[in-house]
RNA sequence: GAGUAGCCCAAUUGGUAGGGCGUCGGAUUAGAGAUCUGAAGGUUGCGGGUUCGAGUCCCGUCUCAA
Numbered sequence: 001g002a003g004u005a006g007c008c009c010a011a012u013u014g015g016u017a018g019g020g021c022g023u024c025g026g027a028u029u030a031g032a033g034a035u036c037u038g039a040a041g042g043u044u045g046c047g048g049g050u051u052c053g054a055g056u057c058c059c060g061u062c063u064c065a066a
Stems, first nucleotide, its partner, number of pairs: 001064003006021004015052001023039005045061005
């Protein structure tokens, strides 16, 4: 310094956790691919605290990198 969906990454001054790829359904095709369209998928490393409200602030702890 970093840890957020299966993978790669966003998230403004604390105010609905999103995107791409992938997966699944549908359209298209003789079928597949490509394309279009829809959907599912999250304990934000873990445990606490502050706050009306925490991915974000505070404390402890684990892992990775320098």
A computed fold for a 66-nucleotide RNA from a Bacteroidota bacterium, annotated as transfer RNA. Rfam family: tRNA. By type it is a transfer RNA. RNAcentral holds the sequence, with entries from ENA. Its mean pLDDT, the model's own confidence on a scale to 100, is 82. Taxonomically the source falls in Bacteroidota (Bacteria, Pseudomonadati).